[in-house]
Transfer RNA from a Puniceicoccales bacterium, 74 nucleotides, folded computationally. The sequence was found in a public genome assembly. NCBI's taxonomy places the organism under Bacteria, Pseudomonadati, Verrucomicrobiota, Opitutia, Puniceicoccales. Rfam family: tRNA. Rfam links the family to the GO term triplet codon-amino acid adaptor activity. The coordinates come from a structure-prediction model, not an experiment, and the mean pLDDT is 81.
RNA sequence: GGGGGAUUAGCUCAGCUGGUUAGAGUGCUUGCAUGACACGCAAGAGGUCACUGGUUCGAGUCCAGUAUCUCCCA
Numbered sequence: 001g002g003g004g005g006a007u008u009a010g011c012u013c014a015g016c017u018g019g020u021u022a023g024a025g026u027g028c029u030u031g032c033a034u035g036a037c038a039c040g041c042a043a044g045a046g047g048u049c050a051c052u053g054g055u056u057c058g059a060g061u062c063c064a065g066u067a068u069c070u071c072c073c074a
Stems, first nucleotide, its partner, number of pairs: 001073007010026004019057001028044005050066005
């Protein structure tokens, strides 16, 4: 220098062919339970879906650019 992949909750990741409310596990908070802790059970909080722009009635999803990480080729 050329090409591919990834970026969604604190962490690890789903999200199908664009559709009305964005999810799971784990972690966190509160309650129950216990002498107390852990486990368990119930409830709750937590998200500009990396950023900017475009397409569309409608974008986490499609397109372009930028940034970061990663792999391959030279």